[in-house]
Molecule: transfer RNA
Organism: bacterium
């Protein structure tokens, strides 16, 4: 320098025929207990990596930049 894949909640990750976002774990509150653990119930307004474009509407499409990993040179 070229190519491919990824960048979504603290962490690991879902989420395509574009219609305003979820799970598990962690965390917080409560119940239970003499007290804990376990168990049960409840709790997320996340600039969906940044910017621009298309659209009535974009995490989802297009362009560009940044960044991580892998491959080629």
């Nucleotide at each position: 320098g070229g190519g491919c894949a990824g960048g979504u909640a603290g962490c690991u990750c879902a989420g395509u025929c574009g219609g305003u976002a979820g799970a598990g774990c962690a965390g917080g509150a409560g119940a239970c207990u003499g007290a804990a653990a376990a168990u049960c119930u409840c709790c997320g307004u996340g600039u969906c990596g940044g910017g621009g474009g298309u659209u009535c509407g974009a995490u989802u499409c297009c362009c560009u930049c940044c960044u991580u990993g892998c491959c080629c040179a």